RNAcentral holds the full RNA, with entries from ENA and SILVA.
A computed fold for a 358-nucleotide part of an RNA from Omnitrophica WOR_2 bacterium GWF2_43_52, annotated as large-subunit ribosomal RNA, domain IV.
The organism belongs to Candidatus Omnitrophota, within Bacteria.
It matches the Rfam family "Bacterial large subunit ribosomal RNA".

[in-house]
Context: one part of a larger RNA
RNA sequence: CCCUCGUUAAGGAACUCGGCAAUCUAGCCUCGUAACUUCGGGAGAAGAGGUACCUCAGAUGGUAAGUUCAUCAGAAUGAAGCUGUCUGAGGUCACAGUAAAGGGGCCCGUGUGACUGUUUAGUAAAAACACAGCACUCUGCGAACUCGAAAGAGGAUGUAUAGGGUGUGAUACCUGCCCGGUGCUGGAAGGUUAAGGGGAGUUGUCAUCCGCCGUAAGGUGGAGAAGCGGCGAACUGAAGCCCCAGUAAACGGCGGCCGUAACUAUAACGGUCCUAAGGUAGCGAAAUUCCUUGUGGGGUAAGUUCCCACGCGCACGAAUGGUUUAACAACAUGGGCGCUGUCUCGACGAGGGGCUCG
Numbered sequence: 001c002c003c004u005c006g007u008u009a010a011g012g013a014a015c016u017c018g019g020c021a022a023u024c025u026a027g028c029c030u031c032g033u034a035a036c037u038u039c040g041g042g043a044g045a046a047g048a049g050g051u052a053c054c055u056c057a058g059a060u061g062g063u064a065a066g067u068u069c070a071u072c073a074g075a076a077u078g079a080a081g082c083u084g085u086c087u088g089a090g091g092u093c094a095c096a097g098u099a100a101a102g103g104g105g106c107c108c109g110u111g112u113g114a115c116u117g118u119u120u121a122g123u124a125a126a127a128a129c130a131c132a133g134c135a136c137u138c139u140g141c142g143a144a145c146u147c148g149a150a151a152g153a154g155g156a157u158g159u160a161u162a163g164g165g166u167g168u169g170a171u172a173c174c175u176g177c178c179c180g181g182u183g184c185u186g187g188a189a190g191g192u193u194a195a196g197g198g199g200a201g202u203u204g205u206c207a208u209c210c211g212c213c214g215u216a217a218g219g220u221g222g223a224g225a226a227g228c229g230g231c232g233a234a235c236u237g238a239a240g241c242c243c244c245a246g247u248a249a250a251c252g253g254c255g256g257c258c259g260u261a262a263c264u265a266u267a268a269c270g271g272u273c274c275u276a277a278g279g280u281a282g283c284g285a286a287a288u289u290c291c292u293u294g295u296g297g298g299g300u301a302a303g304u305u306c307c308c309a310c311g312c313g314c315a316c317g318a319a320u321g322g323u324u325u326a327a328c329a330a331c332a333u334g335g336g337c338g339c340u341g342u343c344u345c346g347a348c349g350a351g352g353g354g355c356u357c358g
Stems, first nucleotide, its partner, number of pairs: 001353008010344002014342001019339001027051005036041001038170001052092012066077004093097001105337007112329002117129002133168007145154003172323003176254003181251002183247005190242003196236002201231005208223006255273005282316001283313001294310005
């Protein structure tokens, strides 16, 4: 010097990003206990007091000797004895009586998530996931859907109060406007449209015929039936797409400029452009606010954090849910009481290392 412990004057968070860490608290009994609340809670709220041993008295429980009755099953009684518990009074000893071990610190705000639960085996336990509840949608049973070339299986030995998918996420109050785009559902008049059908025509081959050259054998050029092939127009031809509607708890979206009131300021009001429609209720410098330590108020001697308001919301907003909310949380954040070696500022002690020698 390091590790693990113990004690510490006075102060008591001045430490620090932050009370991190370590104290404090602690069991049981009695009293007492607020806001708020979904009336269950909150609550062990908070906050007080008691706690050992001895003696005596009282109360009460168990067992039970004994006694009485008896139909020999038992019943009744039971101030002895033994053994518990509680209450009161008196007394005893300590600094200290849950004397050791074990064994809640508490309160007041705010955010987020309702809750118990689940999760990154080995950096994250959370505000993430799940959840009950809510909604949309698919599915009539040989269901939809999933696995499987298939058989088959799950769904389910279930049957729409059932099952699958998706979103939201208890409760309470609510959930506005837009269907132009994309998706989905429905429609079928018209346009477009595949294979297939169709076959106008066109073409290859070729019996044969013709021309030319050759005495001939043959050579060369042309036409070309049937058959067998190739290409192939019109016409016909479904869904889909175009088209027409519906649908947002489907994916999503929810404006700009200018002027105006008898101080000023502001604009209930007016004009104009654009849009499918221009953000309603509620909330709001917010887990969202750049400017920003916004402005005012509170708390502090002093507060970029915190709380309450305001609203020019750079860039909240309604099941990608909005706003609340008792209870809950090893969650995040601010304040206070208690308490302390966190600190002022160190010190001392114990054990184990390190170091020296062997």